[in-house]
Context: one part of a larger RNA
RNA sequence: UGACGGGGACCCGCACAAGCGGUGGAGCAUGUGGCUUAAUUCGAGGCAACGCGAAGAACCUUACCUGGGUUUGACAUAUAUCGGACCGCCCUAGAGAUAGGGCUUUUCUUCGGAACUGAUAUACAGGUGCUGCAUGGCUGUCGUCAGCUCGUGUCGUGAGAUGUUCGGUUAAGUCCGGCAACGAGCGCAACCCAUGUCGUUAUUUGCAAACAAUUCGGCUGUGCACUAUAGCGAGACUGCCCGUGUCAAGCGGGAGGAAGGCGUGGACGACGUCAAGUCCGUAUGGCCCUUAUGCCCAGGGCUGCACACGUGCUACAAUGGCUGGAACAAUGGGAUGCAAUGUCGCGAGGCGGAGCAAAUCCUCAACACCAGCCCCAGUUCGGAUUGGAGUCUGCAACUCGACUCCAUGAAGUCGGAAUCGCUAGUAAAGGCGUAUCAGCAAUGACGCCUUGAAUACGUUCCCGGGUCUUGUACA
Numbered sequence: 001u002g003a004c005g006g007g008g009a010c011c012c013g014c015a016c017a018a019g020c021g022g023u024g025g026a027g028c029a030u031g032u033g034g035c036u037u038a039a040u041u042c043g044a045g046g047c048a049a050c051g052c053g054a055a056g057a058a059c060c061u062u063a064c065c066u067g068g069g070u071u072u073g074a075c076a077u078a079u080a081u082c083g084g085a086c087c088g089c090c091c092u093a094g095a096g097a098u099a100g101g102g103c104u105u106u107u108c109u110u111c112g113g114a115a116c117u118g119a120u121a122u123a124c125a126g127g128u129g130c131u132g133c134a135u136g137g138c139u140g141u142c143g144u145c146a147g148c149u150c151g152u153g154u155c156g157u158g159a160g161a162u163g164u165u166c167g168g169u170u171a172a173g174u175c176c177g178g179c180a181a182c183g184a185g186c187g188c189a190a191c192c193c194a195u196g197u198c199g200u201u202a203u204u205u206g207c208a209a210a211c212a213a214u215u216c217g218g219c220u221g222u223g224c225a226c227u228a229u230a231g232c233g234a235g236a237c238u239g240c241c242c243g244u245g246u247c248a249a250g251c252g253g254g255a256g257g258a259a260g261g262c263g264u265g266g267a268c269g270a271c272g273u274c275a276a277g278u279c280c281g282u283a284u285g286g287c288c289c290u291u292a293u294g295c296c297c298a299g300g301g302c303u304g305c306a307c308a309c310g311u312g313c314u315a316c317a318a319u320g321g322c323u324g325g326a327a328c329a330a331u332g333g334g335a336u337g338c339a340a341u342g343u344c345g346c347g348a349g350g351c352g353g354a355g356c357a358a359a360u361c362c363u364c365a366a367c368a369c370c371a372g373c374c375c376c377a378g379u380u381c382g383g384a385u386u387g388g389a390g391u392c393u394g395c396a397a398c399u400c401g402a403c404u405c406c407a408u409g410a411a412g413u414c415g416g417a418a419u420c421g422c423u424a425g426u427a428a429a430g431g432c433g434u435a436u437c438a439g440c441a442a443u444g445a446c447g448c449c450u451u452g453a454a455u456a457c458g459u460u461c462c463c464g465g466g467u468c469u470u471g472u473a474c475a
Stems, first nucleotide, its partner, number of pairs: 001475002003472003007469007015459002019422005026314008034305002042053002064300007073124001077123008088103006106115003126289002129287003135283001137278003140274001142272001147186006153162003166177003192266004197234007206224003211221002237260001240254005316415001320374006332363003337356002342351003381412001386407007428451007
């Protein structure tokens, strides 16, 4: 100087407390361990691995296994020699890769050759093989915590100290005051994006107050007031008032205001820590393989199941279930695409196809509300499992797809010890969209809107963190 303490003081955080809803019990989905296996590819491992890499494992993917093939190679560059277009189509053998046969077939040219391509030979290719403890880059975490340092000066023999401590204050090393310090840098904040109010410009595909018209649909004429869209600007600064405070920084209250003291949300992550993670994204040193640890193909596996754990979905019902009626969104997506009206089917869906490269056309809610039934039961709760019949995608749904209909109707009556999230348009509840994608194991991820709470006395305690101080036989 640090680190540590079941030392002290002060402070903060959904850390506790106060509340609301969960997990832990059930069934299923998904990931992991274990077991099994020819293989069940590999990585990730307290927080910070475990719906993680994977924004999509039937083939492909695919790295694994079995079997069949291949050796200048699936891919790149170069040289030499020989030959020929290559590609494509058909037949035969085969699980296919591939092999054999047949058909078809060049361009430029200075006629030397060149382009393209096959074979042979040689340099080489290739490796998701190892090492993340050789690395770059990127990422996680402490932590959006308020810290981490430097120059000069001063003090100390020195390591170092001071500044950065102290008194206040703040979300903040934020600011003020004081002080052997005076200044500065990286962080904080602001500058950026979105949202909330107003003005202005613009007015179609959007909108409809007035007028006209109407088939009652902003459909039409018309208009750009309004809504909305998207550019530009205004607006919030403790600016004003009162009190308090060191006539300070600030704090408490108030006015005005759409918004008030960081308005709200996002992006943004200091010096560093964990030899943290990644050589299987890519790059890359070293090592290893080179008729194989490379490459091609078929089939299988990654989906196996006495079990254990994590994360979720659906429930256990009456604040509910079912039937009928009738409203209200936003983000988005659409051309080998989204698909209306119509029509067939109980339905998944089929037929057909208007319109739309889309503020124009298509895709567009559910809870809630109204009416009725159920009457507390393993039920009109719950839907697992299984049988049968189908639909769609795709070369192909056996291993191993999703969905529909009929039948079947399991566990489950609110969950032990323990444990998680959340402070407001939040939690909880309800549905909708998108990426990946032929299809889908999505209950996942990322977004969007709708309905919309309760509670916070307080900081004694648990956890984590910051500052000062103290002890130490630790570094």
A computed fold for a 475-nucleotide part of an RNA from a metagenome, annotated as small-subunit ribosomal RNA, 3' major domain.
Model confidence (mean pLDDT): 83 of 100.